[in-house]
RNA sequence: GCCCCGGUAGUGUAGUGGUUAUCACGUUGGCCUUUCAAGCCGACGACCCGGGUUCGAUUCCCGGUCGGGGCA
Numbered sequence: 001g002c003c004c005c006g007g008u009a010g011u012g013u014a015g016u017g018g019u020u021a022u023c024a025c026g027u028u029g030g031c032c033u034u035u036c037a038a039g040c041c042g043a044c045g046a047c048c049c050g051g052g053u054u055c056g057a058u059u060c061c062c063g064g065u066c067g068g069g070g071c072a
Base pairs, nucleotide, nucleotide: 001071002070003069004068005067006066007065010025011024012023018055026044027043028042029041030040031039048064049063050062051061052060
């Protein structure tokens, strides 16, 4: 330098055009318990950046950037 894959709550992760953006851990309120733990119910919290396409973009396209891999 070229090619491929990826970037989503604090962490890990699902999501191929219209979903309240999924689940688990976490934090927190409540229930239960003599107390704690466990269990149950609820809440908190996220789409890497810029542009394009579209009535509508996390999703498709282009560029950038960061991380991983391959070739030279």